[in-house]
RNA sequence: CUCCUGAAAAGCCACACCUGCCGAGAGGCAGGGUCGGAAAGGCCAGAUCCUCCUGAAGGCUGUCAGCCUGCCGAA
Repeated sequence: CUCCUGAAAAGCCACACCUGCCGAGAGGCAGGGUCGGAAAGGCCAGAUCCUCCUGAAGGCUGUCAGCCUGCCGAA
C1' cells in the first nucleotide's frame, strides 16, 4: 500500500412514535426521539412496493439492483 474483516475510540446519520406546517393521498419539511446503520453519504424510480384527480400521473433509496465519492482501525 492492497484485500478481507468490524474489535476499540471519536465523530456522523436517525426507524417507530410525538408536535407544527405542506399535500387529495402515498408522502415531504422542521423540531423532539433513538430502533438500528460502515456507506442509513450523493445520484438514479430499473425491479418490487405504495397513492390517487386512472395517466405520457405521483410517491418511497432505512426493500433489491446500478453509478460516483468516502472517516477510523485492533487482530
c-di-GMP-I riboswitch aptamer from a Gammaproteobacteria bacterium, 75 nucleotides, folded computationally. Its Rfam family is "c-di-GMP-I riboswitch aptamer". Its family is annotated with cyclic-di-GMP binding in the Gene Ontology. Model confidence (mean pLDDT): 81 of 100. The model forms 94% of the base pairs in the Rfam consensus.